[in-house]
Molecule: glmS glucosamine-6-phosphate activated ribozyme aptamer
Organism: Planctomycetota bacterium
């Protein structure tokens, strides 16, 4: 210096760039200014190198397979736009293990709706949080921009109760 191990803490709008769009330099070519001229200053067109943006937080994993544009809202409008990749997401099958099907306490077998710290299914209704952007300060670059403090707003999921449907077959055992 680099490899491996171990312990903390971070992680999915999470990571990454060959398209677009910006910066900076350099080469060419054009116009316009100045100049006797060489050449200078500027704008624009093309190339070359090389640099910058490219998703603002909430939320969310039983295990295996597959399919797919993977929930919520905030802000923006060359743009969070495009491209890969990956994802705790939804669907279908199978597998672990459980809930629940009331008015009979439990227990078994079928089926039927769910749950992976919860546990039928719509539906409205209340309750709570956020970051960036704007703005204002500081700081780093020659810039495009990037970092950092500072203050406000979400929505769904989540919690509360309340409507409406469904609340199955068979047995044991008791009353």
């Nucleotide at each position: 210096a680099g490899a491996a191990g171990a312990a903390c803490g971070u992680g999915a709008g999470c990571g990454c760039c060959u398209g677009g769009c910006c910066c900076a330099u350099c080469g060419c070519g054009c116009a316009g200014c100045g100049g006797a001229g060489a050449c200078g200053c500027c704008g624009c067109g093309c190339g070359g190198c090389g640099g910058g943006u490219g998703a603002c937080g909430a939320g969310g994993u039983g295990g295996g397979a597959g399919c797919g544009c993977a929930u919520c809202g905030a802000a923006a409008c060359a743009c969070u736009c495009g491209g890969c990749g990956g994802a705790u997401c939804g669907c279908u099958c199978c597998c672990g293990a459980g809930g629940c099907c009331a008015g009979g306490a439990a227990c078994c077998g079928g089926g039927g709706c769910c749950u992976c710290a919860g546990a039928c299914a719509u539906c409205a209704g209340c309750c709570a949080c956020a970051a960036a952007g704007c703005c204002c300060g500081c700081g780093a670059g020659c810039g495009a921009u990037c970092g950092c403090g500072g203050a406000a707003c979400a929505a769904a999921g989540g919690g509360c109760g309340g409507a409406u449907g469904g609340a199955c077959c068979g047995g044991u055992c008791g009353a």